A computed fold for a 121-nucleotide RNA from Methylocapsa sp., annotated as TPP riboswitch aptamer (THI element). NCBI's taxonomy places the organism under Bacteria, Pseudomonadati, Alphaproteobacteria, Hyphomicrobiales, Methylocapsa.

RNA sequence: GAGUAAACCUAGGGGAUCCCCGGCAGGGGGCUGAGAGGCUGGCGGCGCUGAGAAAGCGGCCCGGCGACCCUUUGAACCUGAUCCAGCUCGUACUGGCGUAGGGAUGGUAAGCAGUGAAUUU
Numbered sequence: 001g002a003g004u005a006a007a008c009c010u011a012g013g014g015g016a017u018c019c020c021c022g023g024c025a026g027g028g029g030g031c032u033g034a035g036a037g038g039c040u041g042g043c044g045g046c047g048c049u050g051a052g053a054a055a056g057c058g059g060c061c062c063g064g065c066g067a068c069c070c071u072u073u074g075a076a077c078c079u080g081a082u083c084c085a086g087c088u089c090g091u092a093c094u095g096g097c098g099u100a101g102g103g104a105u106g107g108u109a110a111g112c113a114g115u116g117a118a119u120u121u
Base pairs, nucleotide, nucleotide: 003112004111007108008107009106011071012070013069014068018030019029020028021027038065039064040063041062042061044060046058047057048056049055077102078101079100083096084095085094086093
């Protein structure tokens, strides 16, 4: 300090890095973490196989669905930032930065609650 809120439904926001080996289209492995990318579309452009402008495969980019997290009591996530300190093979990881700036809905509601809820000092 008087309501709070698990779970569910609904609407939305977000990120998916880094390192090692191999291959030069793939692939395999490792650390941290809730999550390191599962399914599908475009052939937009690139590469490989192919006699081929056929066909197939794969990456990049852009969408949809899904998983995970977060939704103003907002550190989910972005900018600062390849920042500063530590550690490391590492632009990863830990902390600072940060009472910095941004950042995304509503409903129902178990339970708890003036013997004091969430939260704050």